Predicted 3D model of a 118-nucleotide RNA (Guanidine-I riboswitch aptamer) from Aquabacterium sp. CECT 9606. Its Rfam family is "Guanidine-I riboswitch aptamer". About the family: This family represents a conserved RNA structure found upstream of the ykkC and yxkD genes in Bacillus subtilis and related genes in other bacteria. The prediction has a mean pLDDT of 82. The RNAcentral record of the sequence draws on ENA. The organism belongs to Aquabacterium, within Bacteria.
[in-house]
RNA sequence: CGAAAGGGUGGCUAGGGUUCCGGUUUGGUGCAAAUCAAAUGUCUGGUCCAAGAGCCAUCGGCCUGAGUUGGCACAUUCACCAACGCAGGCUCCACGGCGGGACAAAAGCCCGGGAGAU
Repeated sequence: CGAAAGGGUGGCUAGGGUUCCGGUUUGGUGCAAAUCAAAUGUCUGGUCCAAGAGCCAUCGGCCUGAGUUGGCACAUUCACCAACGCAGGCUCCACGGCGGGACAAAAGCCCGGGAGAU
């Protein structure tokens, strides 16, 4: 903000650090190839983490409509209730610290649509 519902999950990205892989540097061994150890994320990367206010997909939800079936009733119709599928619409908006937390660590993750601001 909205009559109501205003949600879940998956994939991806902005972004993030350094457990693993790789890279780089140093040292040992080695003719060499290579191998072992340490350091390094102020190393582009792969694995990994990742958005309330980012993207895509899917499921769900809310509302309306007439229809079918059944119930109530019963002369009939209407109304009412329930179930079913079909069709359409809606699922909005959103400035935001410091600090703390987890995992190896950090972050737009979580605290948090918080504190605060308007």